[in-house]
Context: one part of a larger RNA
RNA sequence: UCCGGCGAGUUACUACUCGGAUGCGAGGCUAAGCUGCUCUGCAGCGGAGCCGCAGCGAAAGCGAGUCCUGUCACGAGGGCGACGGAGUAUCCGGGUGUAGACCCGAAGCCAGGGCGAUCUACCCAUGAGCAGGGUGAAGCUGGGGUAACACCCAGUGGAGGCCCGAACCGGUGUGGGUUGAAAACCGCUCGGAUGACUUGUGGGUAGGGGUGAAAGGCCAAUCAAGCCUGGAGAUAGCUGGUUCUCCCCGAAAUCUAUUGAGGUAGGGCCUCGAGGAAGGCAGCAAUGCCUGUUGUCCGCAGGGGGUAGAGCGACUGGAUGGGCGCGGGGGCCAAAGCGGCCUACCAACCCCAACCAAACUCCGAAUACCUGUGCGAUCGACCUCGGGAGGCAGUCGCUGAGCGAUAAUGUCCAGCGGCGAGAGGGAAAGAACCCAGAGCCACAGCUAAGGCCCCGAAGUGGCCGCUGAGUAUAGCGAAGGAUGUGUCCCUACUGUGACAACGAGGAGGUUGGCUUAGAAGCAGCCAUUCCUUUAAAGAGUGCGUAAUAGCUCACUCGUCUAGUGGAGAUGCGCCGAGAAUGGUCGGGAUUAAGCGGCCCGCCGAAGCUUGGCCUUGUGUCGCAAGACACAGGGGUAGGGGAGCGUUCCCGUAGCAGAGAAGGGCCCGUGGAAACGUUGGCCUGGAGCGGCGGGAAGUGAGGAUGCCGGA
Numbered sequence: 001u002c003c004g005g006c007g008a009g010u011u012a013c014u015a016c017u018c019g020g021a022u023g024c025g026a027g028g029c030u031a032a033g034c035u036g037c038u039c040u041g042c043a044g045c046g047g048a049g050c051c052g053c054a055g056c057g058a059a060a061g062c063g064a065g066u067c068c069u070g071u072c073a074c075g076a077g078g079g080c081g082a083c084g085g086a087g088u089a090u091c092c093g094g095g096u097g098u099a100g101a102c103c104c105g106a107a108g109c110c111a112g113g114g115c116g117a118u119c120u121a122c123c124c125a126u127g128a129g130c131a132g133g134g135u136g137a138a139g140c141u142g143g144g145g146u147a148a149c150a151c152c153c154a155g156u157g158g159a160g161g162c163c164c165g166a167a168c169c170g171g172u173g174u175g176g177g178u179u180g181a182a183a184a185c186c187g188c189u190c191g192g193a194u195g196a197c198u199u200g201u202g203g204g205u206a207g208g209g210g211u212g213a214a215a216g217g218c219c220a221a222u223c224a225a226g227c228c229u230g231g232a233g234a235u236a237g238c239u240g241g242u243u244c245u246c247c248c249c250g251a252a253a254u255c256u257a258u259u260g261a262g263g264u265a266g267g268g269c270c271u272c273g274a275g276g277a278a279g280g281c282a283g284c285a286a287u288g289c290c291u292g293u294u295g296u297c298c299g300c301a302g303g304g305g306g307u308a309g310a311g312c313g314a315c316u317g318g319a320u321g322g323g324c325g326c327g328g329g330g331g332c333c334a335a336a337g338c339g340g341c342c343u344a345c346c347a348a349c350c351c352c353a354a355c356c357a358a359a360c361u362c363c364g365a366a367u368a369c370c371u372g373u374g375c376g377a378u379c380g381a382c383c384u385c386g387g388g389a390g391g392c393a394g395u396c397g398c399u400g401a402g403c404g405a406u407a408a409u410g411u412c413c414a415g416c417g418g419c420g421a422g423a424g425g426g427a428a429a430g431a432a433c434c435c436a437g438a439g440c441c442a443c444a445g446c447u448a449a450g451g452c453c454c455c456g457a458a459g460u461g462g463c464c465g466c467u468g469a470g471u472a473u474a475g476c477g478a479a480g481g482a483u484g485u486g487u488c489c490c491u492a493c494u495g496u497g498a499c500a501a502c503g504a505g506g507a508g509g510u511u512g513g514c515u516u517a518g519a520a521g522c523a524g525c526c527a528u529u530c531c532u533u534u535a536a537a538g539a540g541u542g543c544g545u546a547a548u549a550g551c552u553c554a555c556u557c558g559u560c561u562a563g564u565g566g567a568g569a570u571g572c573g574c575c576g577a578g579a580a581u582g583g584u585c586g587g588g589a590u591u592a593a594g595c596g597g598c599c600c601g602c603c604g605a606a607g608c609u610u611g612g613c614c615u616u617g618u619g620u621c622g623c624a625a626g627a628c629a630c631a632g633g634g635g636u637a638g639g640g641g642a643g644c645g646u647u648c649c650c651g652u653a654g655c656a657g658a659g660a661a662g663g664g665c666c667c668g669u670g671g672a673a674a675c676g677u678u679g680g681c682c683u684g685g686a687g688c689g690g691c692g693g694g695a696a697g698u699g700a701g702g703a704u705g706c707c708g709g710a
Base pairs, nucleotide, nucleotide: 001710002709003708004707005706006705011099012098013097015096016095017094018093019092020091021090022089023088024087027051028050029049033045034044035043036042037041055062056061065080066079067078068077102241103240105238109231110230112229113228114227115226121205122204123203124202125201126200127199128198129197130195132164133163134162135160139156140155141154142153143152144151168192169191170190173188174187175186176185207223209219210218211217244643245642246641247640248639249638254267255266256265257264258263269390270388271387272386273385274384275383276382278291279290280289281288282287293381295378296377297376298374299373300372301371302370303369309363310361311360316357317356318355320353321352322351323350327346328345329343330342331341332340333339394419395418396417397416398415399414400413402411403410424435425434426433439613440612441611442610444609445608446607450603451602452601453588454587455586459600461599462598463597464596465595466594474590480575481574484572485571486570487569488568490566491565492564493563501559502558503557504556505555507532508531509530512526513525514524538553542551543550614633615632616631617630618629619628620627621626644699646696647695648694649693650692651691652690654688655687662683663682664681665680666679667676668675669674
């Protein structure tokens, strides 16, 4: 991993609540117990008791009323109730409570008992072990030495938690090993090795206890309290799992509260059931019948608002330039004090011009919201009560705000849509984008988004324009840059001749003055930069020289001849443009198969239509079976409904050694679970089972499920 078997909403309570069925009904029911019998049961008896028939009050108590406030007392007022009644018992089902309460799962806690010191810690008793080498304490002896000691030298001696180093005991560093050879090892290296040494055997200390040269170490591969058993099915707001089918509806991820935040409760949202004012008709009445209830959309009518926008000489604030200038600062004069003058400083009010605001508003929409209304449209719409839920982690897109950085697949609100719980087509691929809501079948048709050269269904469609980027735009990209090119528009010059080019001129005072070695149009400084001759010509536009010179420009004339120059708006393109597979628009490829406009045709989905079928709700018809009409049938959590199958029991047909159940392979039937009551063949070898009911240990793929097998 696979296969087989086992594996999860049960049971109890005369507990509560709601629904269904049945009995009796202002009543309903018995419990224990007893008796009988055909004795796990049935029948009868049993009224003790329970619920209901009346409430109010804490109560005494009063009672269709009662209690409170208040009073001497009443009334009035207020609370709860009555104002013509439905319950009760059992069974079944939904839910709840109490119990282990759908199943499995802790780490832990406790103490009633027990087992452990064959591991290990420490202790007790009794034994054992330590190659070899080195050092050479005290003491002693001899010699020296001293007054005597002390002391010195040599020898002897053999001390030591002494030294080196095997056994032995350890475990320092490192490599390997890490599904190991090994649940702690192997290699090299290293510490101790006569000692607080090591070790054998026997014995002792036990769980809040021991033992500990002390690490919370060790107490049998377990230790911040051993192990076994028990309390015990501890508890688990947590994780996982929870078994057949079909039909109808179908959520939420919010609000409020919470020792609350991944839990829960109430509301909102889902589902199932019942009912719905008022009016009309009939009836004495109870009541019955009929029209109906209300929501949504649309139209009409009536509302409140302070958002968007706008505005501010309408407030509160902010804020720029200018004018005027109260006041202030600075300077000078004066000075006892008062003061006078000046000011390229600041500056209130006021004036001119132009502005800003979520917490400004003289104004002020669109929407939205509320109310009324309608022979309007529509509907699995509305409201109330009751049963059952789920849900209270949401998420993306667009719009309007806050936070953030006018960041985030960011965060937090609001409105809408989708996903969630939604398949199909498109976007190459892609929960959330675009189109569109899938009951089943069809080798039928039309469309949506999006497409129509090939991959690849449909146009190598028509007309008009634009682009030329070929390292190609389309097929990422900004500030910024540019005589790319199309269109529109303004403006200047221009047949009295422009623009470009060419020919000629471009002079004199003068080398202006200053400065400077020099400064002559052209280093620098100064000057309104002048005057003259002129068709025109700067006290000079640039190059140039040491300074001159030289070239050139402005400016003028001529030649030539028709447009030329400068702004602005806009379409398409260019540069800006660097990354890891050689490279890529989905690919091929395309100069249209690119971009813009207009037009025709076609393709294209589970949309719509057509044909057939299944099914749900409502209505009509029908005695019924059913038929017809209309509207429906995506779906997670979840609600409701209808069924299939398994085991056993009761009743009742049946089958079976001429072969039951079970097993294998087929065939057939049904909308599914399934079925074949008498299908076929093989196997098997003794029971099976249709129909009507009843009761459950009732359905398996998942739980690191449990047991077994391969």